Predicted 3D model of a 177-nucleotide RNA (Lysine riboswitch aptamer) from Sporolactobacillus putidus. The sequence was found by an Rfam model in a public genome assembly.
[in-house]
RNA sequence: UGAAGUGAUAGAGGAGCAGUCUUCAUGACUAAACCGCGUGAGAAGGAUGAACUUCACCGACCGCGGCGGAAAGGGAAGCCUGCCGAAGCCGGGUGCGGUUCAUCACGCGACCGGCUGGAUCUGCACUGAACAAGUGCAGGGCUGUCACACUCAAGGGUGUGGAGGACUAUCUCAGCA
Numbered sequence: 001u002g003a004a005g006u007g008a009u010a011g012a013g014g015a016g017c018a019g020u021c022u023u024c025a026u027g028a029c030u031a032a033a034c035c036g037c038g039u040g041a042g043a044a045g046g047a048u049g050a051a052c053u054u055c056a057c058c059g060a061c062c063g064c065g066g067c068g069g070a071a072a073g074g075g076a077a078g079c080c081u082g083c084c085g086a087a088g089c090c091g092g093g094u095g096c097g098g099u100u101c102a103u104c105a106c107g108c109g110a111c112c113g114g115c116u117g118g119a120u121c122u123g124c125a126c127u128g129a130a131c132a133a134g135u136g137c138a139g140g141g142c143u144g145u146c147a148c149a150c151u152c153a154a155g156g157g158u159g160u161g162g163a164g165g166a167c168u169a170u171c172u173c174a175g176c177a
Stems, first nucleotide, its partner, number of pairs: 001175001005173001007171005014084001016083004021078004034066005042055004046104006087116006094109004117143002120140008145162007
C1' cells in the first nucleotide's frame, strides 16, 4: 500500500430484535355442559379410500329457542433474560403430532438454500375471525454506517450512491514495495 483479501476477538445503530412471565383487549354475549321444541337414521375420530373404535330409535347427528359461560391459537403493553442476521419471511426435502395404513392438508421442530441495514407511514394484494398482526409489491420521509463530491476555522453540514458478505477498533495470515 492493496481487491467486497483470510481468519479471530471486541463493539455501535434505536420507537432495534427475540424468548419466559405478568396484565389487557380480542376470540365471544362464541364453544362445552344442561333444558325445551322440531325432525327421524344415521353420526364422530382434519379430507379421500380401507380398517378399527365410539355415539345413536332409551331418539344420536342436524335445525330453532332458552340457560350457561370458557379456553387455545393470533395480538398489545410492562418487567426480566438473552442478544445486534439480532431476527423475520419465502422455498425445499426431513422428523414428530392428532386411532392405524396410503395420499393430501394442518400444527410443531431442527437442517439446507434464497431475500431483507433498522424502525416507521401510505396504497394495493394475500394470510388471518379481525379495525390486530404479518408477508409481498409500489411509494414517502426518518435514521445508523461507509464511499465520493461540495462546503466549514473546527465540530459539523449538504447532495449522490452502496449494502449486514456492510460498518468501527485491535490482532492475525497471505500478497507487493